Molecule: SAM riboswitch aptamer (S box leader)
Organism: Chryseobacterium salivictor
RNA sequence: AUGUUAUUAAGAAAGGUGGAGAGAUUAGACUCAAUGAAACCUUGGCAACCCUUCGGAAACGGAGAAGGUGCUACAUUCUAUCCCGAUUUGGGAAGAGAUAACAG
Numbered sequence: 001a002u003g004u005u006a007u008u009a010a011g012a013a014a015g016g017u018g019g020a021g022a023g024a025u026u027a028g029a030c031u032c033a034a035u036g037a038a039a040c041c042u043u044g045g046c047a048a049c050c051c052u053u054c055g056g057a058a059a060c061g062g063a064g065a066a067g068g069u070g071c072u073a074c075a076u077u078c079u080a081u082c083c084c085g086a087u088u089u090g091g092g093a094a095g096a097g098a099u100a101a102c103a104g
Base pairs, nucleotide, nucleotide: 002103003102004101005100006099007098008097013043014042015041016040017039021032022031023030026080027079028078029077044072045071046070049068050067051064052063053062054061055060076096081093082092083091084090
């Protein structure tokens, strides 16, 4: 790489380097960006998957945050496939993506 399971609600920014793109990919739309994009670094923070701890047979629940990840604009931005309602807009599902744990 790939597979399985779970989540995809909410939350959380300052500084430095950098110098034109960014929001996963394709197309369209929309949004952000020289009042400085991506990327990298530092410090801080958020969350609670692994983790620690308490209760429990288990499922699960309460508490915690040292460590391993992750994240820190709107926002997994919308549409693309299917279904329902509707008559051009609303809802649901799937798919895809992302993250974690395990397998490998």